[in-house]
This is a predicted structure of a 319-nucleotide part of an RNA (large-subunit ribosomal RNA, domain IV) from a Candidatus Micrarchaeota archaeon. Taxonomically the source falls in Microcaldota (Archaea, Nanobdellati). Rfam family: Archaeal large subunit ribosomal RNA. For this family Rfam cites "The comparative RNA web (CRW) site: an online database of comparative sequence and structure information for ribosomal, intron, and other RNAs" (Cannone et al., BMC Bioinformatics, 2002). The coordinates come from a structure-prediction model, not an experiment, and the mean pLDDT is 87.

Context: one part of a larger RNA
RNA sequence: CCCAGGUAAAGGAACUCGGCAAGUUAGCCCCGUAACUUCGGGAGAAGGGGUGCCUGGAAUCGAGUAGAUUCCAGGUCGCAGUGACAAGGGGGGAGCGACUGUUUACCAAAAACACAGGUCACUGCUAGGCCUAAAGGCUGUGUACAGUGGCCGACGCCUGCUCACUGCCAGUACCCGAAAGCCCCUUACAAGGGGAAUAAGGGCUGGUAAAGAGCGGGGGUAACUCUGACCCUCUUAAGGUAGCGUAAUACCUCGUCGCUUAAUUGGCGACUUGCAUGAAUGGCGUCACGACUCCCCCACUGUCUCUACCUGGGACCCU
Numbered sequence: 001c002c003c004a005g006g007u008a009a010a011g012g013a014a015c016u017c018g019g020c021a022a023g024u025u026a027g028c029c030c031c032g033u034a035a036c037u038u039c040g041g042g043a044g045a046a047g048g049g050g051u052g053c054c055u056g057g058a059a060u061c062g063a064g065u066a067g068a069u070u071c072c073a074g075g076u077c078g079c080a081g082u083g084a085c086a087a088g089g090g091g092g093g094a095g096c097g098a099c100u101g102u103u104u105a106c107c108a109a110a111a112a113c114a115c116a117g118g119u120c121a122c123u124g125c126u127a128g129g130c131c132u133a134a135a136g137g138c139u140g141u142g143u144a145c146a147g148u149g150g151c152c153g154a155c156g157c158c159u160g161c162u163c164a165c166u167g168c169c170a171g172u173a174c175c176c177g178a179a180a181g182c183c184c185c186u187u188a189c190a191a192g193g194g195g196a197a198u199a200a201g202g203g204c205u206g207g208u209a210a211a212g213a214g215c216g217g218g219g220g221u222a223a224c225u226c227u228g229a230c231c232c233u234c235u236u237a238a239g240g241u242a243g244c245g246u247a248a249u250a251c252c253u254c255g256u257c258g259c260u261u262a263a264u265u266g267g268c269g270a271c272u273u274g275c276a277u278g279a280a281u282g283g284c285g286u287c288a289c290g291a292c293u294c295c296c297c298c299a300c301u302g303u304c305u306c307u308a309c310c311u312g313g314g315a316c317c318c319u
Stems, first nucleotide, its partner, number of pairs: 001314008010305002014303001019300001027051005036041001038154001052076010077081001089298007096290002101113002117152007128139004155285004160215003165212002167208005174203003182195004216234005243277001244274001255271006
């Protein structure tokens, strides 16, 4: 010096990306417990007190002067009585995901996957979907309160506008629309030429967005100014509703204001002209939950100021 463990005056996170690590707390009994809430919870919330042993007594159970449990009073020892071992640190505010679960066997456990639940599509059973060259098999010895597939993802309040494009569905007097076959021409026969009719499909008509998708620009305007309910205009299939908003999304940006600090590119709350939010690629809330992520506070500490010493094992030196 390295590894494992231990102790430390005063301070107590000043360490650091970050309290990482280590400490604190800890069992049982009693008291006592907030916001919020889906009334179950949150709760072991938080925060207090007690705890050994001895003597005496009482109560309950018991058939019992066996025994067991509990309680009361007094005494007594230690720094310390869940005396060792074992054995929650706590609180507050946000983000994401409802939750218990699942996952990258060997760098990721998560805000990813799943999930109850919602919705859409296909399917009437010789179904639809899947495996297969076929036979055959699975779903299923099921039958729409069923099965398969897609998307969303508890719950609460909701889920706006657009069918022009792409897709899908339905219709269609009419138009386009191949070969074979048919008719005609040609050819001693053919090849060849022409014509009518016609399938799917397309055109055309309509529907469909919890299908793929998309959801504007310019100018003017109110008794100071500012702003613009209002007006004009170009334009689209329609011009982003409710919500939320500097956000896991905001370039400018360390936006502005407030709170928090002695000091804050942090956090929280507001505002919001949103480079480039936005409604099942769901929007916004939300109790409970989380080895998730961020911020703050209390307690506590060798994380640190700033190191020191101790124990064990190595390294190292001599043999």